[in-house]
Parts: sequence; structure tokens; C1' cells
RNA sequence: UGCGGGGUAGCCAAGUUGGUAAGGCGCUGGGCUCAUAACCCAGAGAUGCACGGGUUCGAAUCCCGUCCCCGCUACCA
Repeated sequence: UGCGGGGUAGCCAAGUUGGUAAGGCGCUGGGCUCAUAACCCAGAGAUGCACGGGUUCGAAUCCCGUCCCCGCUACCA
């Protein structure tokens, strides 16, 4: 410099013929227990998917630009 992969809840992470976000850990409440853990049940949590635009009836998903992370590559010395 160029190319490739990635950026989704506190953490990990699925979702690619565009139709509205699964799961695990953790958290909260309850059950069980003498009690704790484990286990079982229920629930909340994403200003909605890095940021800004665009296309579309509709975008995490497509297009353009920007930022950040990882890998490879090129150049200078």
C1' cells in the first nucleotide's frame, strides 16, 4: 500500500435467496435444601446489530464512505 476476515445484550456467540435478532454464561425472582453449591422453573436485558448516508414497502443482511481489531502482502530505511 493492497487484499481477506471481523465489529450483534455485561461476556461469548448464531442469524447470507432482505421480512424484523436463537442460544450459552452471567443477572433477577421462585422451587428444591437445615443451609450453600449444583439442579429445575420463570423473567428482564440489544436507544435494535461500530458510525454516517443510499437503495427498498421492508436492511444485522445489498451499495458508498469513515473508524476500530486480526491476518497476509507491498514499499522506504